The prediction has a mean pLDDT of 80. Predicted 3D model of a 77-nucleotide RNA (transfer RNA) from a Planctomycetota bacterium. NCBI's taxonomy places the organism under Bacteria, Pseudomonadati, Planctomycetota. It was read from a public genome assembly.
RNA sequence: GGCAGGAUAGCUCAGCUGGUUAGAGCGGCGGCUUCAUAAGCCGUAGGUCGCCGGUUCAAGUCCGGCUCCUGCUACCA
Numbered sequence: 001g002g003c004a005g006g007a008u009a010g011c012u013c014a015g016c017u018g019g020u021u022a023g024a025g026c027g028g029c030g031g032c033u034u035c036a037u038a039a040g041c042c043g044u045a046g047g048u049c050g051c052c053g054g055u056u057c058a059a060g061u062c063c064g065g066c067u068c069c070u071g072c073u074a075c076c077a
Base pairs, nucleotide, nucleotide: 001073002072003071004070005069006068007067010026011025012024013023019057028044029043030042031041032040050066051065052064053063054062
C1' cells in the first nucleotide's frame, strides 16, 4: 500500500428488509429488605449512534470521503 471486519450509554454488546419513542446485561445513584454487608426486588439518571457530506418525507441502518482499532496479505530495507 491492498483486502476484510469493526467504532451505538462508564464497560461488554444487540438493533432483522430505512419507519417515526435507540435498547439489554453489568456498573452508577435513590429506595425496600438486613444489626450490617452481599444477594434479591423496585425506581432512576446516563447517548453528537467515530467525524464530514450526500440520498430520502424519514438514516444507527443506504452511498461517498476521512480518522481510529483488529485481522489477513504484498512491497522496501